[in-house]
Context: one part of a larger RNA
RNA sequence: GGCAUUCGGUGGAUGCCUUGGCACCAAGAGGCGAUGAAGGACGUGGCAAAACUGCGAUAAUCCACGGGGAGCCGUAAGCAGGCAUCGAUCCGUGGGUCUCCGAAUCGGGAAACCGACGCCGAGUCAUGUCGGCGUGGCCUCCAGCUGAAUACAUAGGCCGGAGGUAGCGAACGAGGGGAACUGAAACAUCUCAGUACCCUCAGGAAAAGAAAUCAAAUCAGAGACUCCGCUAGUAGUGGCGAGCGAAAGCGGACUAGGCCAAACCAUCUGAAUUUUCAGGUGGGGUUGUAGGGCCAGCGACGUGGACCUGCAGAGGUAGCUGAACGACCUGGGAAGGUCGGCCAAAGAGGGUGAUAGCCCCGUAAACGAAACCCGAGCAGGCCUAGCUGGUACCCUGAGUACAACGGGACACGAGAAACCCUGUUGGAAUCCGGGAGGACCAUCUCCCAAGCCUAAGUACUACUUGGUGACCGAUAGUGAACCAGUACCGUGAGGGAAAGGUGAAAAGAACCCCCGCGAGGGGAGUGAAAAGACUCUGAAACCGAAUGUCU
Numbered sequence: 001g002g003c004a005u006u007c008g009g010u011g012g013a014u015g016c017c018u019u020g021g022c023a024c025c026a027a028g029a030g031g032c033g034a035u036g037a038a039g040g041a042c043g044u045g046g047c048a049a050a051a052c053u054g055c056g057a058u059a060a061u062c063c064a065c066g067g068g069g070a071g072c073c074g075u076a077a078g079c080a081g082g083c084a085u086c087g088a089u090c091c092g093u094g095g096g097u098c099u100c101c102g103a104a105u106c107g108g109g110a111a112a113c114c115g116a117c118g119c120c121g122a123g124u125c126a127u128g129u130c131g132g133c134g135u136g137g138c139c140u141c142c143a144g145c146u147g148a149a150u151a152c153a154u155a156g157g158c159c160g161g162a163g164g165u166a167g168c169g170a171a172c173g174a175g176g177g178g179a180a181c182u183g184a185a186a187c188a189u190c191u192c193a194g195u196a197c198c199c200u201c202a203g204g205a206a207a208a209g210a211a212a213u214c215a216a217a218u219c220a221g222a223g224a225c226u227c228c229g230c231u232a233g234u235a236g237u238g239g240c241g242a243g244c245g246a247a248a249g250c251g252g253a254c255u256a257g258g259c260c261a262a263a264c265c266a267u268c269u270g271a272a273u274u275u276u277c278a279g280g281u282g283g284g285g286u287u288g289u290a291g292g293g294c295c296a297g298c299g300a301c302g303u304g305g306a307c308c309u310g311c312a313g314a315g316g317u318a319g320c321u322g323a324a325c326g327a328c329c330u331g332g333g334a335a336g337g338u339c340g341g342c343c344a345a346a347g348a349g350g351g352u353g354a355u356a357g358c359c360c361c362g363u364a365a366a367c368g369a370a371a372c373c374c375g376a377g378c379a380g381g382c383c384u385a386g387c388u389g390g391u392a393c394c395c396u397g398a399g400u401a402c403a404a405c406g407g408g409a410c411a412c413g414a415g416a417a418a419c420c421c422u423g424u425u426g427g428a429a430u431c432c433g434g435g436a437g438g439a440c441c442a443u444c445u446c447c448c449a450a451g452c453c454u455a456a457g458u459a460c461u462a463c464u465u466g467g468u469g470a471c472c473g474a475u476a477g478u479g480a481a482c483c484a485g486u487a488c489c490g491u492g493a494g495g496g497a498a499a500g501g502u503g504a505a506a507a508g509a510a511c512c513c514c515c516g517c518g519a520g521g522g523g524a525g526u527g528a529a530a531a532g533a534c535u536c537u538g539a540a541a542c543c544g545a546a547u548g549u550c551u
Base pairs, nucleotide, nucleotide: 001550002549003548004547005546006545007544008543009542015536016501017500020472021471022469023468024467025466026465027464028463029461030460031168032167039101040100041099042056043055044054046079047078051075052074062095063094064093065092066091067090071083072082073081106115107114108113116135117134118133119132120131121130122129137165138164139163140162141161142160144158145157146156172203173201174200175199176198177197183190187239213222214221226253227252228251229250230249236244237243257453258452259451260397264283265282266281267280268279269278270277271276288431290396291395292394293393294390295389296388297387298386304383305382307381308380309379310378311377315373316372317371319367321365325340326339327338328337329336341358342357343347349361350360351359402426403425404424405423406422407421408420412438433448434447435446436445437444488495489494508535511523512522513521514520
């Protein structure tokens, strides 16, 4: 030095565990904010220096009401001192306080700071100082003062008051913009994709929505929108490549329809002063077998409502009652084993010194609210009809429909390319009217644009409560089981860790010895076991010692 065995060290694999995650289900909630949010800074404790949590100069809190019933003064031990059956701590509801920054809003500003003005108050002989309130922008409305071109006036300006707005927030939604990698085995039309991303805006959902719709083919039929399953990878579209890709119809989910503008009438205001014109308010009226106005006649007090208020009742935000077991054996410990019982509308689950229906918390079942929230139902309020005939005088959404050119969007790439949107230029008809049925024309059929609103079925889950898992179990599962978006890195945008486990219980090792009044160790003691805090188990690599053997 090699090999082997044994004993150690090192190391932290493995096993077991779970405080944390992940996914989903049901219900709730779907917002917070100038009454100052989200998020922070700084403070705040008797000992309280740091940190977390809580709170805000009334500062781990104050008040009221309810619950609860013996302990309590957070994590967090200890000391000191207190509180509590005259009901504390704790839990819930409602209130109070709530520094400074932050939309931040008196002005400024390098956030958490600096500097003002007006009024009121404290204090001072007076000033300084301190306290309270107010003082930002934009929009709308109201009042007042002013006031051009331009005489009256108006526009505009100034001042004051009231209401609104802003900012934050996970996904879902609508709109405005809008890629490229990629695919086409290259690449340009095309695709990826109206995706990612940016912006604006909204709601608990949003959007859409009550036919100028489909359909059919000269016969019929459907009847707003939305979502799902089929239709169907069909019809189509497509360098007819790659690809893209419907609809009608059928089956389901859910169902709900309304209101204006106009004609006409009344009234008010203004301008004209003479016929009239414009505007406000109220009535009227809302459709396609046209309807309404207008004229004539008849006729109801019911029906319905998506709005408001109140009430009952259920539910939510604390809680509460809640059955039934003992002995012996093993053991440190019984829930294990043996024997004998019991409950069960409860044998879900968790804990307890090992595996407990009957020990504890619970579980089944039943009960409970002063206050706040919600509010199917009821009551009240409020709103809410119609029919017949006549007339052909009036009305029925205009820079609109439509056309041309250029784009976009429709599954549809200019195509035979309708329908829809519109940048430019033209530009109708008005019920004897107009649009559509995939060029266009005729016939026929369907419908009535150029105004508005509309639950439900649909999408999502930051958040709350309950539940589930052939989901993970600390290199897994969230990046984060642990004081993690931390430490650390970066000028910055941003990137971004590692790190769980003594034991049933600290019983966390009194005392003695070595040592530096160390570190560490040896005794003693605790414990079932040192499991000894670098703490469960404790693999391998790696290091060493002893023994054997080989050279």
Molecule: large-subunit ribosomal RNA, domain I
Organism: bioreactor sludge metagenome